[in-house]
RNA sequence: GGGGGUAUAGCUCAAUGGGAGAGCGUCCGCCUUGCACGCGGAAGGUUGUCGGUUCGACUCCGAUUACCUCCA
Numbered sequence: 001g002g003g004g005g006u007a008u009a010g011c012u013c014a015a016u017g018g019g020a021g022a023g024c025g026u027c028c029g030c031c032u033u034g035c036a037c038g039c040g041g042a043a044g045g046u047u048g049u050c051g052g053u054u055c056g057a058c059u060c061c062g063a064u065u066a067c068c069u070c071c072a
Base pairs, nucleotide, nucleotide: 001071002070003069004068005067006066007065010024011023012022013021018055026042027041028040029039030038048064049063050062051061052060
């Protein structure tokens, strides 16, 4: 320098163009002599950034940034 891939909650990851979610973690409550486990609930999101297509975009298209990987 060129090709490919990834970017969504604190972490790891889902999500068929129409309601943004799960597990773990955190907080509160229940349970317990107490803790752990377990149960119930809650908080937590600029879906990397900018633009485009569309009635409507995490999803499709372009650019860009960061990271991973292959070739040189």